[in-house]
């Protein structure tokens, strides 16, 4: 100079809208309590329909956030094979898995997002 490996999976979190549930406001129909009767007021229950600059609860969710297995690789210690003295399988432990600025846009879908295109594109 080259090649090869620096990963995978699961839980949370930062974020993220708004499918569902709440929540809040409008409409609308019932029902009760009281009353000679009726109406309107309060409060209740149902259905419709907006609102996420509505805290929440399901959801979604990190290459550069955490934690946990699990997988690589590596020292060196124990058994095993073979014996061309090297090498092969296996066991328990230890170690190591580093560095990392990042767009417009697009896709997802209920919809957005630090998710995905993406360690990109460009930049130092």
């Nucleotide at each position: 100079c080259c090649a090869a490996u620096g990963g995978a999976u699961g839980g949370c979190u930062a974020g993220g809208g708004u499918u569902c549930c709440g929540a809040u406001c409008g409409c609308a129909u019932c029902a009760a309590u009281a009353u000679u009767c009726a109406c309107c007021c309060c409060a209740g229950a149902u259905g419709c329909g907006a609102u996420g600059a509505c805290u929440g609860g399901u959801c979604c969710g990190a290459g550069a956030g955490c934690c946990a297995u699990c997988g690589a690789c590596c020292c060196g210690g124990c058994g095993c094979c073979u014996a061309u003295c090297a090498g092969g399988c296996g066991c328990a432990a230890g170690g190591u898995u580093a560095c990392a600025c990042g767009g417009c846009g697009g896709g997802g879908g209920a919809a957005a997002a630090g998710c995905c295109c993406g360690g990109g594109a460009g930049g130092a």